[in-house]
RNA sequence: CUGCGGGAGAGGACCGGCCCCGCCGGUCGCCGAAGGCGCAACUCGCUCGGAAUCGCUCAGGCAAAAGGACCGUAG
Numbered sequence: 001c002u003g004c005g006g007g008a009g010a011g012g013a014c015c016g017g018c019c020c021c022g023c024c025g026g027u028c029g030c031c032g033a034a035g036g037c038g039c040a041a042c043u044c045g046c047u048c049g050g051a052a053u054c055g056c057u058c059a060g061g062c063a064a065a066a067g068g069a070c071c072g073u074a075g
Stems, first nucleotide, its partner, number of pairs: 001075006011028001013027006029062003035058001036056003042050002
C1' cells in the first nucleotide's frame, strides 16, 4: 500500500426551487474516528526531531447507502 471482516457519534430538521430514487440554495441545531489546523500528553538518556483516541470544527458528516480513525487477518 492492497483485499476481506469488524467499526462510533450527531435533525430521515425547517423553508423555497428543480429535470422531484434524489439534487440545489437559504436557515438554524448538532457530531467528530476521512482530511486539515492547534496545544502538547507522549516518544528520545537528553536535545533536535516526531507527535495523540486531547482541543478547534475550515472541510466532512447527522435514516439507509457511501465514507470512516482504529483493530483483526492475508499478501
This is a predicted structure of a 75-nucleotide RNA (Glycine riboswitch aptamer) from uncultured Thiogranum sp. The RNAcentral record of the sequence draws on MGnify. The coordinates come from a structure-prediction model, not an experiment, and the mean pLDDT is 83.